[in-house]
RNA sequence: AACUGUUUCGAGGGUUGGUGAAAAUCCACACCGGCGGUAUAGUCCGCAAGCCGAAUAAGCAUGAACGGGUGCAAUUCCCGUACCGACGGUAAAAGUCCGGAUGAGAGAAGACAAAU
Numbered sequence: 001a002a003c004u005g006u007u008u009c010g011a012g013g014g015u016u017g018g019u020g021a022a023a024a025u026c027c028a029c030a031c032c033g034g035c036g037g038u039a040u041a042g043u044c045c046g047c048a049a050g051c052c053g054a055a056u057a058a059g060c061a062u063g064a065a066c067g068g069g070u071g072c073a074a075u076u077c078c079c080g081u082a083c084c085g086a087c088g089g090u091a092a093a094a095g096u097c098c099g100g101a102u103g104a105g106a107g108a109a110g111a112c113a114a115a116u
């Protein structure tokens, strides 16, 4: 120094108003943004979470951005205006409530062990 094993870490957000018999689900307003890459990214590229499966395999599913400015370089910064958000539940349709989940996980970090 690389590799293997163990270990630790690894997701945020409504105590608002309206309508209604009933909504934290509708309407209005507010708020939130996992991991790796790249000029700093929810909306670029890649991945994770879901389903199926004995399985770390294969397979299925997998949302959304434009305009202007600065710069050598930014769809990432600044300005403006937009947009998106798994599954099951619910007195009424959920990114924000409850649940699977004290779970899993992309990965991150150091330490220890073994062996080269």
Base pairs, nucleotide, nucleotide: 001116004113005112006111007110008108009107014029016028017027018026030096031095032085033084034047035046036045037044042083043082050060051059065081066080067079068078069077087099088098089097

FMN riboswitch aptamer (RFN element), 116 nucleotides, folded computationally. Rfam family: FMN riboswitch aptamer (RFN element). Gene Ontology term of the family: FMN binding.